Annotation
A computed fold for a 1522-nucleotide RNA from an uncultured bacterium, annotated as small-subunit ribosomal RNA. Its Rfam family is "Bacterial small subunit ribosomal RNA".
C1' cells in the first nucleotide's frame, strides 16, 4: 500500500467478500524450561466448614492462678518438762496489706477504613472548570484558658426462677475517663443597639454597649497522657451551578407539591425539604414526557489523522450488600460481617419458639464454550486499639494450579556423497526427500548428582526472612530427556501421483466434485509460524461504504407537484464604538498510573525506576480590533414604490356565432346501406342509405397556428362586455438593505374517482352480439351504461419531466424567432428582457452540458447510502369511500442497475445480389416398379448417417465370402507381430471321419550359407514356457486426420501512426464503378498479409514443328489395300492471339459503362480443379491412427447354416408410363468418349433368342466390345384402358458361380395389373442450357433404373426487384452473448423458511385509584410508673411505659396501558435443474411501452380517460451546418 467478484470485452456506480492489529476469551490437535502478568465475561443463583475485626487493666469494679509481708488454727521430727503438760517448729489449712498473669462484665476509640461486586441508576450519578456572604469535620497540628464541688444508679456478682434451645425475669451489693447537678466563663453563641469597612445583591467584616446561655476527668508515677472551652490550621464531607455524557418522533405534549411568593417547620447547611395560605405559573421541536439500554472516568484497542468501540486488571468517583422499607447509635452510616419490621428461602426445635445472610479468603453445588488452592506469613508494605512491650489483619508479601496472555531460552554445532537404504514421482534415462541419516570431532544453554549461597532489614547496635537452601556460582555426567500446527485453483508463499466420480465431500469471497480434480481423501514433496499453530465468537481497520477532515442526486440510489411565508439559517457599500465569537501573552487546574523520549535497575528482553515532554480541555487576568456579531451615523447599486408605454390562448363572470354530428317532421327516391384484410352482428319494403326543406340538442371551436405567446405549477385557444392577477420597456424625481433561503404551516394542484342537484348531441371504461383464434375474457366490427359537461362539496395523485430546488455574481462565439428602446433616409447595427439550435473553453462513467450549464465560486432548504422484501405490515395523522401520507423488520441474493463497445438477432430501415421470385420449359406429389430410411417383425433383422448440410448416403455392386449380427459345433499364447527353449528344412500327395471346421493317421522328401567337422546360421513348420497377441467392444463432448455446410459468398485481418480514461475505433467509412475489399476519387490514415483476379487443365481460332496404327490433293486397289506426300483433316509439342487495345458518347479530364469497328472470340470467351479468418462441442473410434476405459478358455480366433432381401404401413430419390411431336413394322445414316491379358475377343457355324462351339487379332490412333439411338425415309394402327402401357404370374430355356430354395441377370412363348398427366404442396433450369435419344467405363464371377462419363438433336424465357428464400454492406432498437431455438411474466399445484392478521389464551413491566396498614420518626395524651434537681413535707420539674394520630413497606382489590410468548384459521412473501396453463415485456416483441387513476378478467394483463418518450418507422413542416 490495495486484491477478488456483476460483463463477451469496457469505463463508472455500489455492495459483499479477503489480506493487518487487538482479547479476562473457548474449542481442535500438540506440548521442554523459566521470569513477568493474569484467571466467574454466565445464575445481584443458593450456600456445607475454617478463617477475615479488634483493641486498650496505664478508665473500672470483679473473678482465677501464682507469689507474698502479716495474721490465726494445727502439727512431725526436735528441746524441756512438774508427765498435766509446755516452747519452737519443717508442714497443713484459713484469712490476707501487697505484687504479677489472665481476663467474662462497666466504659473508651475502632467496627461509616480496609476488602467485593456493577443489580439499580440517562442522574448534577460521572468528568471538568467555578461557587457555598448557605454548611460540618473525630483522631492530627498550632494557640489560648481551665481542669473546682457534689450526688444517684447499675452490670458484672449473688440468691431465687422461667426456658429444649436462644434467652430472660425478681430481689440483693458495687466502680469507674459510665451517669447527673452546682460553681467559674469569654476571645463563644443568641437578641437589641451604635461606628466604620467590603461585596453585584441576600449580606459580610471589624470594633463596641447592654441582657442572657453553656464545661470538665481522670490514670500511671515523675516523665508523660487524657479531659473541658474556645480560635486557627490540615484532612475528609456535605450543598449549589456552567458546559459535556447512548437509541427511539411508528414516544409531542408533560406537570398539581406542580412553578412562585409569603409565614411558620425542620436540616451541619440553602432550598416546596415539609406544611398552612395565595397565585397559576414551569418544561418542550436547541426534543419535554415516555420507552429501551447502560455504573462514569483516567484509560484500553485500532487508526495517517479526523474518529469508530471499549471500561477485565490497576488508579479516582458512585451505587449496593437476600428482597422491600425504617430509624438508632455516632465526628462520620441511613450503616457487607449493627439494630427492628415485613417477605421469600435455608436450618435447629421438646412444636412453646428459635437462628441465618460468602457482590470478604479459601471451598461447594448449580448455570455454563469457559475461568484457580478448603496453601504459608506478618519478614516487608499498611490499617485498628494502645503509653508501650504487643495483638488483630484472607489488606498485604509469598507460594500452588493454568501455554490464559507478553518476553526470554532451548530441543544441538562443526565436518561428512557410495549423493546409502526405504519413501515418492518417473519420459525408466532419471529427479526428489538430501549432508538430511549413518559416521568422525566438539561444546554443555536446559536437564541430573554433589557444593557454596544471597540483595530483599529500615534507624547507632542487637534481634527478626513466610519466600527458601529459592535466585544465583562452582564442580561431575552426558546429544544425552525435550516439535509440532496449519496451508498449498485465484485472492495468497507453497504441486505431483494415486482413489472418488455432481457421490462421498470442500468452500471466507469467486467457486471446486457429472471418469485424466494442483480445489474432495490418502501419500510425497513444498510454503508458513513455531512451544505453540489452526477454528470460533467480537471491535476497529481496509470502507472515501454516513464522507468535520472526505461522498453524491440530468440517465447508476437520490430534487419535495408548485407557490406564499413562519421560527431559523445566510445576507450590499462607507465611517465610528463596544469586545461575544476570533487572536495573542501569562496564570491557575488539567491526581497518580498509562502513552512517548532520554537515562537507569533485573545476564537480554517482558517488567521496573527516574527525569523530562505529553494531557490538543475548562476557568481567570491583559491585550489587538482585520474578518464575524453588537449597537450609532450615513450611500445606493440590492430590493420596493412612481409616471408613461405597448405585447400576451393569464384568470373569474355574463352574452353571443357559425360549420359539424345525431335526434324528429315533411318532400324526392329505391334496394340495398353499413362495416371489414375477409365477413358478420346491426339498420332496411313498415321505404333505410343517399339527397332536399324545416325544427330541436349538447358539446366542442376548423383554417390563422407558429420548439409562436401566457401563467408558480397544474393549465390556457370561437367572438363580444365586464372585473382582475402578473411579467417587460423607457424615465431616474422617492423609500433606504425593508433582501435570499425556507422546516413546520398555509393555498394552488390534470386525468380518473365520490357526493349532491343538472344535463346528456358525439365519444364511450362496464356489459351485449358478431368476427379472429387450438382458446380470445384482447386487438377488428355493431350497439352500448356509468363518466366525459354545469354548479357546489370532497379527493391530493401521475413519466405533475428539462426525470435538472431556489437565489447572486462571473466565464469565447455564430445563428433563427416573440415583445420594447435607441441609431440610422434604408440596408443595417445596437441594447433589455423571453424562447430554441449549433458551438469553445471546463465539466462529465460515458452520453452529453455548455450564458436557459450538468462550467467557476457562495446561501438556504429538500433527498440518497446494495438488490428483493417494500412503498408493503403494524401505529398514527388524513378522507364519506377509494385510497393518500408517514414508513419498517425477520426472510433472501452476490449480485441489482448506469453509460458506452463489438457481435448477435428483429414479423426495423436503406442499398445490393443469387434459377431467389417473376416469364418460360420440364418434372415430383396420383400410379406400377426398382433403391433407401422410418416404424414394425424377427434368434438375428449388425452398425453409422436424422432440417437445409440423414434419406440410389457408408455400400465402385450382402447367394458362401463380404460380415460386424444371430443358432449351434470348435480352439486356447491363440487366424496375426516379436522375443525364448526343443523338434524337424521347407513342401508335396493321401486315408477315416464331420453339416463343416476342428480331428485322427498313412506316404514321399531333403535343399542354401559357413565351418576349426562337433556344430552354427538364414527363412519356413510343429510342440512348449510367458510377456504378450486379439477387439468392426465404449467414448468423434478426450483426440489427431479427414469431410459436409454457410460459401466461389467477398470477405478475414496485421504492423505503425491517430482518436477515445477504456472495450474499441480509424484504415474496411464516404462518391462513383465491379463479378470481387475489382478499380478510381476523397479522407488520419500509411502500407502489409489471407482471400478475389491471374498463374493451371480443358475447349473454342491461327501459325510453325513432326507425323504412325491417322489423314490422302497423286498413282493404285475389292478395299488408306499398297507407292508416294506432310498440302488437308487429325494427333501432340511448341508459339501466336483478347488487352476496354483502337474509335464515338457518358462520366469527375478518373476507374468504368455504353454502342461500334476488327476479329474465330469482346469486356471472367465456356468448363473445371483451387474454398480466406472463422461458424456449426455438425459427421467420423466402423477407412486409418490415437489417450483413458473395459473383455481375455472370450466382447478374441474358426465352421456350417441362417439373417442383412421379413411387411399392416409412411416418407425420400429415381426409372417406366398414361400415348399419334406416338406405338409397331421395313430399309438405310451421322458420334464422342473409354475399356480390354484370370481379358476384349472378330470372321464362321448352330440356336427364334438369351446364348453355344471355336478362335483370327489386339497390351491397343493397328485388333476387339461396337450395329450408336433419337432424327430422317416408307407403311401400318386412329384415340380405345387400345397394336398404348408393361407390372404381376405360368412353363421352357441360358450365363455366371462349390452351390441361384430363402436369394441372381438374361432370353422364348404365354398372361396382361393399376396407370386416360396426377389435390394442397414443392423441384430443377439462363444455351449448346433445359428436354430428349443413345454410348461408355468404375465396382465386378454374375448381379444397375444407382453413380461416374461422353457425344447427337435442341428449345422457350427474363418486363423486372414490389413479394417468398438464403447471402454481403451501412444504418437503427435489444432487459440477447449459451447470442430469437435467446430472454422472461404471472396464476395454479408440490415441499420448506421467516413473517401480518385471529376469537382468545398466558405471564411481565411501569404506574394510577382505592382497603388493609408492621417496624419507625414525629406529634398529642400520658389518670399508671419514675433513682439523681427543687422543697422540711406534701408535692412539683423533668422522665418512661401505654394509647390515640400523621406518615408509612409488603399484601389485598380493580380498570385501563404497555411489552413479549402462544393461537384453530387466514393473508401475502421467499427459496427451491428439468410439474400444468398461457405469452404480458424485452425488435415496431408482432395491439409501441410506461405513468397515475377507474373498471372488468383464470393468469399473465385487457380497456376507458389524461400524460410522458425512456417509441421504432415513413412522409410533411420547421430550425441548424456546408
Nucleotide at each position: 500500500a490495495g486484491a477478488g467478484u456483476u460483463u463477451g470485452a469496457u469505463c463508472a456506480u455500489g455492495g459483499c467478500u479477503c489480506a493487518g492489529g487487538a482479547u479476562g476469551a473457548a474449542c481442535g490437535c500438540c506440548g521442554g524450561c523459566g521470569g513477568c502478568g493474569u484467571g466467574c465475561a454466565u445464575a445481584a443463583c443458593a450456600c456445607a466448614u475454617u478463617c477475615a475485626a479488634g483493641u486498650c487493666g496505664a478508665a473500672c469494679g470483679g473473678a482465677a492462678c501464682u507469689c507474698a509481708a502479716u495474721c490465726a488454727a494445727u502439727u512431725a521430727a526436735u528441746c524441756c518438762u512438774u508427765c498435766g503438760g509446755g516452747a519452737a517448729g519443717c508442714g497443713u489449712u484459713g484469712a490476707g496489706c501487697g505484687a504479677g498473669u489472665u481476663u467474662a462484665g462497666u466504659g473508651g476509640c475502632g467496627g461509616a477504613c480496609g476488602g467485593g461486586u456493577g443489580a439499580g441508576u440517562a442522574a448534577c450519578g460521572c468528568g471538568u472548570g467555578a461557587g457555598c456572604a448557605a454548611c460540618c469535620u473525630g483522631c492530627c497540628u498550632c494557640u489560648g484558658u481551665a481542669u473546682g464541688u457534689g450526688g444517684a444508679a447499675u452490670a458484672a456478682c449473688g440468691u431465687c426462677g422461667g426456658g429444649a434451645a436462644a434467652c430472660u425475669g425478681a430481689c440483693g451489693c458495687u466502680a469507674a475517663u459510665a451517669c447527673c447537678g452546682c460553681a467559674u466563663a469569654a476571645c463563644g453563641c443568641a437578641u437589641a443597639g451604635a461606628a466604620g469597612u467590603c461585596g453585584c445583591a441576600u449580606g459580610u467584616c471589624u470594633u463596641u454597649u447592654a441582657u442572657g446561655c453553656c464545661a470538665a476527668a481522670g490514670a500511671u508515677u515523675u516523665a508523660u497522657u487524657g479531659u473541658a472551652c474556645a480560635g486557627a490550621g490540615a484532612u475528609g464531607g456535605g450543598c449549589u451551578c456552567g458546559c459535556g455524557u447512548c437509541u427511539g418522533a411508528u414516544u409531542a405534549g408533560g406537570u398539581a407539591g406542580u412553578u412562585g411568593g409569603u409565614g411558620a417547620g425542620g436540616u451541619a447547611a440553602c432550598g416546596g425539604c415539609c406544611c398552612a395560605c395565595c397565585a397559576a405559573g414551569c418544561c418542550g421541536a436547541c426534543g419535554a414526557u415516555c420507552a429501551g439500554u447502560a455504573g462514569c472516568c483516567g484509560g484500553a484497542c485500532u487508526g495517517a489523522g479526523a474518529g469508530g468501540u471499549u471500561g477485565a486488571a490497576c488508579g479516582g468517583c458512585c451505587a449496593c450488600a437476600u428482597u422491600g422499607g425504617a430509624a438508632c447509635u455516632g465526628a462520620g452510616a441511613u450503616a457487607c460481617g449493627g439494630u427492628c419490621c415485613a417477605g421469600a428461602c435455608u436450618c435447629c426445635u421438646a412444636c412453646g419458639g428459635g437462628a441465618g445472610g460468602c457482590a470478604g479468603c479459601a471451598g461447594u453445588g448449580g448455570g455454563g464454550a469457559a475461568u484457580a488452592u478448603u496453601g504459608g506469613g506478618c519478614a516487608a508494605u499498611g490499617g485498628g486499639c494502645g503509653a508501650a512491650a504487643g495483638c488483630c489483619u484472607g489488606a498485604c508479601c509469598c507460594a500452588g494450579c493454568g501455554a490464559c496472555g507478553c518476553c526470554g531460552c532451548g530441543u544441538g554445532a562443526g565436518g561428512g556423497a557410495a549423493g546409502a537404504a526405504g519413501g515418492u514421482c518417473u519420459u525408466c534415462g532419471g529427479a526428489u526427500u538430501g549432508u538430511a541419516a549413518a559416521c568422525c570431532u566438539u561444546u554443555g544453554u536446559u536437564g541430573a548428582u554433589g557444593g557454596g549461597g544471597a540483595c530483599g532489614a529500615a534507624g547507632a547496635a542487637a534481634g527478626u526472612g513466610a519466600c527458601g537452601g529459592u535466585a544465583c556460582c562452582c564442580a561431575u555426567c552426558g546429544a544425552g530427556g525435550a516439535a509440532g500446527c496449519c496451508a498449498c485453483g485465484g485472492c495468497u508463499a507453497a504441486c505431483u501421483a494415486c482413489g472418488u466420480g455432481c457421490c462421498a465431500g470442500c468452500a471466507g469471497c469467486c467457486g471446486c466434485g457429472g471418469u485424466a480434480a494442483u480445489a474432495c481423501g490418502u501419500a510425497g514433496g513444498u510454503g508458513g509460524c513455531g512451544a505453540g499453530c489452526g477454528u470460533u465468537a467480537u471491535c476497529c481497520g481496509g470502507a472515501u461504504u454516513u464522507a468535520c477532515u472526505g461522498g453524491g442526486u440530468g440517465u447508476a440510489a437520490a430534487g419535495g407537484g408548485u407557490g406564499u411565508g413562519u421560527a431559523g439559517g445566510c445576507g450590499g457599500a462607507g465611517a465610528g464604538a463596544c469586545a461575544a465569537g476570533u487572536c495573542a501573552g501569562g496564570u491557575g487546574u488539567g491526581a497518580a498510573a498509562a502513552u512517548c523520549a532520554u537515562g537507569g535497575g533485573c545476564u537480554c528482553a517482558a517488567c521496573u525506576c527516574a527525569u523530562g515532554a505529553c494531557c490538543u480541555g475548562c476557568g481567570c487576568c491583559u491585550g489587538a480590533a482585520a474578518c464575524u456579531g453588537u449597537u450609532u451615523c450615513c450611500c445606493u447599486u440590492g430590493a420596493g414604490a412612481g409616471u408613461c408605454g405597448g405585447a400576451g390562448g393569464g384568470g373569474u363572470a355574463g352574452a353571443u356565432g357559425g360549420a359539424a354530428u345525431u335526434c324528429c317532421c315533411g318532400g324526392u327516391g329505391u334496394a340495398g346501406c353499413g362495416g371489414u384484410g375477409a365477413a358478420a352482428u346491426g339498420c332496411g319494403u313498415a321505404g333505410a342509405u343517399a339527397u332536399c326543406g324545416g325544427g330541436a340538442g349538447g358539446a366542442a371551436c376548423a383554417c390563422c397556428g407558429g420548439u409562436g405567446g401566457c401563467g408558480a405549477a397544474g393549465g390556457c385557444g370561437g367572438u363580444c362586455u365586464a372585473c382582475u392577477g402578473g411579467a417587460c420597456g423607457a424615465c431616474a424625481a422617492c423609500u433606504g438593505a425593508c433582501g435570499c433561503u425556507g422546516a413546520g404551516a398555509c393555498a394552488c394542484g390534470a386525468a380518473a374517482g365520490u357526493g349532491u342537484g343538472g344535463g346528456g348531441a358525439g365519444c364511450a371504461a362496464a356489459c351485449a352480439g358478431g368476427a379472429u383464434u387450438a382458446g380470445a375474457u384482447a386487438c377488428c366490427c355493431u350497439g352500448g351504461u356509468a363518466g366525459u359537461c354545469c354548479a357546489c362539496a370532497c379527493u391530493g395523485u401521475a413519466a405533475a419531466c428539462g426525470a435538472u430546488g431556489a437565489a447572486u455574481g462571473c466565464u469565447a462565439g455564430g445563428u433563427g424567432u416573440g415583445g420594447g428602446g435607441g441609431a440610422g433616409c434604408a440596408a443595417u447595427c445596437u441594447u433589455c428582457c423571453g424562447u430554441g439550435c449549433c458551438g469553445c473553453a471546463g465539466u462529465u462513467a460515458a452520453c452529453a452540458c455548455a450564458a436557459u450549464a450538468a462550467g467557476c465560486a457562495u446561501u438556504c432548504c429538500a433527498c440518497c447510502u446494495g438488490g428483493g422484501g417494500a412503498g408493503u405490515a403494524c401505529g398514527g395523522c388524513c378522507g364519506c369511500a377509494a385510497g393518500g401520507u408517514u414508513g419498517a423488520a425477520a426472510c433472501u441474493c452476490a449480485a441489482a442497475g448506469g453509460a458506452a463497445u463489438u457481435g448477435a438477432c428483429g414479423g426495423g430501415a436503406g442499398c445490393c445480389c443469387g434459377c431467389a421470385c417473376a416469364a418460360g420449359c420440364a418434372g415430383u406429389g396420383g400410379a406400377g416398379u426398382a433403391u433407401g430410411u422410418g416404424g414394425u417383425u424377427u434368434a438375428a433383422u449388425u452398425c453409422g448417417a436424422c432440417g437445409c448440410a440423414a434419406c440410389g448416403c457408408g455400400a465402385a455392386g450382402a447367394a458362401c465370402c463380404u460380415u460386424a449380427c444371430c443358432a449351434g459345433g470348435a480352439c486356447u499364447u491363440g487366424a496375426c507381430a516379436u522375443c525364448c527353449c526343443g523338434a524337424g528344412a521347407a513342401u508335396c500327395c493321401g486315408g477315416c471321419g464331420u453339416a463343416a471346421u476342428g480331428g485322427c493317421u498313412g506316404g514321399a522328401g531333403u535343399g542354401c550359407c559357413c565351418u576349426u567337422c562337433g556344430g552354427g546360421g538364414a527363412a519356413u513348420u510343429c510342440g512348449g514356457u510367458g510377456a504378450c497377441a486379439g477387439g468392426u467392444g465404449g467414448u468423434g463432448c478426450a483426440u489427431g486426420g479427414u469431410u459436409g455446410u454457410c460459401g466461389u459468398c467477398a470477405g478475414c485481418u496485421c504492423g505503425u501512426g491517430u482518436c477515445g480514461u477504456g472495450a474499441g475505433a480509424u484504415g474496411u467509412u464516404g462518391g462513383g464503378u465491379u463479378a470481387a475489399g475489382u478499380c478510381c476519387c476523397g479522407c488520419a490514415a500509411c502500407g502489409a498479409g489471407c482471400g478475389c483476379a491471374a498463374c493451371c487443365c480443358u475447349u473454342a481460332c491461327g501459325g510453325u514443328c513432326a507425323g504412325u496404327u491417322a489423314c490422302u490433293a497423286c498413282a493404285u486397289u475389292a478395299a488408306g489395300u499398297u507407292g508416294a506426300g506432310g498440302a488437308c483433316u487429325c494427333u501432340g509439342g511448341c508459339c501466336g492471339g483478347a488487352c476496354u487495345g483502337c474509335c464515338g458518347u457518358u462520366g469527375a479530364c478518373a476507374a468504368a459503362a455504353c454502342g461500334g469497328a476488327g476479329g474465330a472470340a469482346g469486356g471472367u470467351g465456356g468448363g473445371g480443379a483451387c474454398g480466406a479468418c472463422g461458424u456449426c462441442a455438425a459427421a467420423u473410434c466402423a477407412u486409418c491412427a490415437u489417450g483413458c476405459c473395459c473383455c481375455u478358455u472370450a466382447c478374441g480366433u474358426u465352421c456350417u447354416g441362417g439373417g442383412c432381401u421379413a411387411c399392416a404401413c409412411a416418407c425420400g430419390u429415381a426409372c417406366u408410363a398414361c400415348a399419334a411431336u406416338g406405338g409397331c413394322g421395313a430399309a438405310a445414316a451421322c458420334a464422342a468418349a473409354g475399356g480390354g491379358a484370370a481379358g476384349c475377343a472378330a470372321u464362321a457355324u448352330c440356336g427364334c433368342g438369351a446364348g453355344a462351339u471355336g478362335g483370327a487379332g489386339c497390351a491397343a490412333a493397328c485388333c476387339c466390345c461396337a450395329u450408336a439411338a433419337a432424327a430422317a425415309u416408307c407403311g401400318u394402327c386412329c384415340c380405345a384402358g387400345u397394336u398404348c402401357a408393361g407390372a404381376c404370374u405360368g412353363c421352357a430355356g441360358g450365363c455366371u458361380g462349390c452351390a441361384a430354395c430363402u436369394c441372381g441377370c438374361c432370353u422364348g412363348c404365354a398372361c396382361g395389373a393399376a396407370g386416360u398427366u396426377g389435390g394442397a404442396a414443392u423441384u430443377g433450369c439462363u444455351a449448346g442450357u433445359a428436354a430428349u435419344c443413345g454410348c461408355g467405363g468404375a465396382u465386378c464371377a454374375g448381379c444397375a433404373u444407382g453413380c461416374c462419363g461422353c457425344g447427337g438433336u435442341g428449345a422457350a424465357u427474363a418486363c423486372g426487384u414490389u413479394c417468398c428464400c438464403g447471402g454481403g454492406c451501412u444504418u437503427u432498437g435489444u432487459a440477447c452473448a449459451c447470442a430469437c431455438c435467446g430472454c422472461c411474466c404471472g396464476u395454479c399445484a408440490a415441499a420448506c423458511c421467516a413473517u401480518g392478521a385471529a376469537a382468545g389464551u398466558u405471564g411481565g413491566g411501569a404506574a394510577c385509584a382505592c382497603c388493609c396498614g408492621a417496624a419507625g420518626c414525629c406529634u398529642g395524651u400520658g389518670a399508671g410508673c419514675u433513682a439523681a434537681c427543687c422543697g422540711c413535707a406534701a408535692g412539683g420539674a423533668g422522665g418512661c411505659a401505654g394509647c390515640a394520630g400523621u406518615c408509612g413497606a409488603a399484601g389485598g382489590u380493580g380498570g385501563g396501558c404497555u411489552c413479549a410468548a402462544u393461537g384453530a384459521u387466514u393473508g401475502g412473501g421467499g427459496u427451491u435443474a428439468a410439474g400444468u396453463c398461457g405469452u404480458a415485456a424485452c425488435a415496431a416483441g408482432g395491439u409501441a411501452g410506461c405513468c397515475g387513476u377507474a373498471u372488468c378478467g383464470g393468469a399473465a394483463g385487457g380497456u376507458g380517460c389524461g400524460g410522458c418518450u425512456g417509441g421504432a418507422u415513413c412522409a410533411c413542416c420547421u430550425c441548424c451546418u456546408u

The coordinates come from a structure-prediction model, not an experiment, and the mean pLDDT is 83.